[in-house]
RNA sequence: CGCCGAGUGGAGGAGUUGGCACCUCGCCUGGCUCAUAACCAGGAGUUCGCGGGUUCGAGUCCCGCCUCGGCCA
Numbered sequence: 001c002g003c004c005g006a007g008u009g010g011a012g013g014a015g016u017u018g019g020c021a022c023c024u025c026g027c028c029u030g031g032c033u034c035a036u037a038a039c040c041a042g043g044a045g046u047u048c049g050c051g052g053g054u055u056c057g058a059g060u061c062c063c064g065c066c067u068c069g070g071c072c073a
Base pairs, nucleotide, nucleotide: 002071003070004069005068006067007066010025011024012023013022019056027043028042029041030040031039049065050064051063052062053061
């Protein structure tokens, strides 16, 4: 170089036939408590690896590139 798979908030994941980006943990604030944990309520945080294309509309489809894992020689 060639082939296959993966990349989604701080972490781990889901996302169906293209149509509101969601779950758990963590974080912040408040409640509860003598206090911490647990528990309860609320909140912030994602421009979906990067760049293009298709489309009314892309995490999803197409092209190129990057990174990681695997396979063959």
The RNA shown here (transfer RNA) has 73 nucleotides and comes from a Planctomycetaceae bacterium. The RNAcentral record of the sequence draws on ENA. Model confidence (mean pLDDT): 80 of 100.